[in-house]
This record gives sequence, structure tokens and C1' cells, in this order.
RNA sequence: GUUUCCGUAGCACAGCAGGAUAGUGCAGCCGCCUCCUAAGCGGAAGAUCGGCGGUUCGAAUCCGCCCGGGAACA
Repeated sequence: GUUUCCGUAGCACAGCAGGAUAGUGCAGCCGCCUCCUAAGCGGAAGAUCGGCGGUUCGAAUCCGCCCGGGAACA
């Protein structure tokens, strides 16, 4: 340099042949249980989906450019 895959909550991921409030687990927070802790149980909170632009009535999802990471080839 070319091709290709990935980027969604603090962490690990799902959702991606467009549609209704963007979910799950862990961590953290609050409570229950316990003599206390751990384990277990319940609850609340937390991401406008890497950035910008485009298409569309509507974009995490489609298109373009850019940024970051991985792989193959040169």
C1' cells in the first nucleotide's frame, strides 16, 4: 500500500435482509437474608450505538469519507 473483519454501558457481549421504550451477564450502588462477611434473593441507575456527512417518513442497522484495533497478501 491492497483486501477483509471489528468498534453498542466501567468490562464481556446480543441486537445489524430499517420501525414501536437499545437488551443480557458481570462489576459498582441501594435493600433483604446473616452475629458479621461471602454466597443467594430483590430493586434502581448507567450507553442518543467510534466521529462527520448522506439516503429515508423513520438509521445501532443501508451508503460515503475519516479515526482506532485485528488478520491476510505485497
This is a predicted structure of a 74-nucleotide RNA (transfer RNA) from uncultured Phascolarctobacterium sp.
Its Rfam family is "tRNA". The family's RNA type in Rfam is transfer RNA.
Its mean pLDDT, the model's own confidence on a scale to 100, is 81.